The RNA shown here (transfer RNA) has 73 nucleotides and comes from a bacterium. Its mean pLDDT, the model's own confidence on a scale to 100, is 82.

RNA sequence: CAGGGUGUAGCUCAGUUGGGAGAGCGCAGCGUUCGGGACGCUGAGGUCGCAGGUUCAAGUCCUGUCACCCUGA
Numbered sequence: 001c002a003g004g005g006u007g008u009a010g011c012u013c014a015g016u017u018g019g020g021a022g023a024g025c026g027c028a029g030c031g032u033u034c035g036g037g038a039c040g041c042u043g044a045g046g047u048c049g050c051a052g053g054u055u056c057a058a059g060u061c062c063u064g065u066c067a068c069c070c071u072g073a
Stems, first nucleotide, its partner, number of pairs: 001072007010025004019056001027043005049065005
């Protein structure tokens, strides 16, 4: 330099044909317990890497760009 892949909650990830942003673990509170763990219930936590575009509507489609990984030179 060229091609490809990944980027979504603190962590690991899902998200189908464009329309409700989610799961597990973790965290907080409550119940249970002498206390803790385990278990149960409730809750908080998100610029969907960034910036634009298309659309009534974008995590999803298009363009650019950034970080990391792989391949080639």